[in-house]
Model confidence (mean pLDDT): 76 of 100. GlmS glucosamine-6-phosphate activated ribozyme aptamer from an Acidobacteriota bacterium, 155 nucleotides, folded computationally.

RNA sequence: GAGAACCUUCCAGCGCCUGCCCUCGCCGAGGCGAGGUGACGAGGGAGAGGGAGAAUCGAUCAGUCGGCGGGUGCCCUCUCGGCCGCUCACGGUCGUGACGGGGCGGGUAAAACCCGGGAGCGAUCCCGGGGACAACACCACCCCGAUGUGAGGCG
Numbered sequence: 001g002a003g004a005a006c007c008u009u010c011c012a013g014c015g016c017c018u019g020c021c022c023u024c025g026c027c028g029a030g031g032c033g034a035g036g037u038g039a040c041g042a043g044g045g046a047g048a049g050g051g052a053g054a055a056u057c058g059a060u061c062a063g064u065c066g067g068c069g070g071g072u073g074c075c076c077u078c079u080c081g082g083c084c085g086c087u088c089a090c091g092g093u094c095g096u097g098a099c100g101g102g103g104c105g106g107g108u109a110a111a112a113c114c115c116g117g118g119a120g121c122g123a124u125c126c127c128g129g130g131g132a133c134a135a136c137a138c139c140a141c142c143c144c145g146a147u148g149u150g151a152g153g154c155g
Base pairs, nucleotide, nucleotide: 014069015068016067017066019065021036022035023034024033025032026031027030040058041057042056046079047078048077049076050075051074080095081094082093083092084091085154086153087151088150089149090148099145100144101143102142103141105139106138113130114129115128116127117126118125119124
């Protein structure tokens, strides 16, 4: 340096259920009891404190109905850090991939769907295989804006 095996992490678009709905059982036909369902991936964290409440992106049109909690998002303050040639201070901007905006192009998923298997009386759930398709991010190019002030020395 390469390969293999194992372990941990990558696990907060996450968790929960008193409503409606669905299934099963019982009966006096409307209730009781026991269950089921309740978001598909992508992406997201400098540290501390505080605040508000519909916290990013697309897929899908299904219980992805409705509700509650939390939350890496947003805003403010301080600290730390990157950039504005070096150092310090202020200022600006961003968060270790450490300027912003726009345009064109590149660019990547799972569910859905099909097949098979398993659990359950059932609603439904789990697993394997096949399998197409995003956007944000990111990358390349182009355009626009910003790339400052003071001091010191260096180049």